Overview
The RNA shown here (c-di-GMP-I riboswitch aptamer) has 120 nucleotides and comes from Candidatus Brocadia sp.
[in-house]
RNA sequence: UUACGAUAAAGGCAAACCCUGAGCAAUCAGGGGACGCAAAGUAAAGGAUCUUUAUAAGUCGUUUAAACCGCCCAAGCUGUUUAAACCGUUAAAAAAGCUAAAGAUAGCCUUACUGCCGAA
Numbered sequence: 001u002u003a004c005g006a007u008a009a010a011g012g013c014a015a016a017c018c019c020u021g022a023g024c025a026a027u028c029a030g031g032g033g034a035c036g037c038a039a040a041g042u043a044a045a046g047g048a049u050c051u052u053u054a055u056a057a058g059u060c061g062u063u064u065a066a067a068c069c070g071c072c073c074a075a076g077c078u079g080u081u082u083a084a085a086c087c088g089u090u091a092a093a094a095a096a097g098c099u100a101a102a103g104a105u106a107g108c109c110u111u112a113c114u115g116c117c118g119a120a
Stems, first nucleotide, its partner, number of pairs: 004118002012037002017032006035107001041113003045110003048105007061086008070077002
């Protein structure tokens, strides 16, 4: 110096929730508050999830949780089964799902840059 991360030392950040404000919303800022975090520091470059708008399509369903298979570095996603909740009452049902644009999330993942300490 790099890798690595200890019942070490000095510290740091601040989830949910509450109050105030901004925003159509996702969400963000300030204050309180601590679930946790070795980058829970910074950056929307790539992915993923979420929101808004538009367009089309579509029908017996939709959402959440768990398990299994598959795809994936990962986050996560498709499918099947089970449970709960919701819509509807057998049909020209509703909603979601496709696509595009704009936005949000760095405490979703990858990546980039920077950084305290020094045991194994």